This is a predicted structure of a 73-nucleotide RNA (transfer RNA) from Akkermansia sp. It was read from a public genome assembly. Rfam family: tRNA. Gene Ontology term of the family: triplet codon-amino acid adaptor activity. Lineage of the source: Bacteria > Verrucomicrobiia > Verrucomicrobiales > Akkermansiaceae > Akkermansia.

[in-house]
RNA sequence: GCGCGGAUAGCUCAGUUGGUAGAGCAGUAGACUUUUAAUCUAUUGGUCUCGGGUUCGAGUCCCGAUCCGCGUA
Numbered sequence: 001g002c003g004c005g006g007a008u009a010g011c012u013c014a015g016u017u018g019g020u021a022g023a024g025c026a027g028u029a030g031a032c033u034u035u036u037a038a039u040c041u042a043u044u045g046g047u048c049u050c051g052g053g054u055u056c057g058a059g060u061c062c063c064g065a066u067c068c069g070c071g072u073a
Stems, first nucleotide, its partner, number of pairs: 001072007010025004019056001027043005049065005
């Protein structure tokens, strides 16, 4: 250089045929407990990497950029 894959919550990751962004862990509050841990209940948290395009509507489709990983010379 070329090819392929990835970027979504603090972390690890889902997200179906384009139609209200989710789970687990973590955090917060409460219950339980002599206390802690564990367990249970509720709950907070998002510029979906960035810039454009298509569309009534984009995490999802198209183009470009950046970063990470793998392959190849």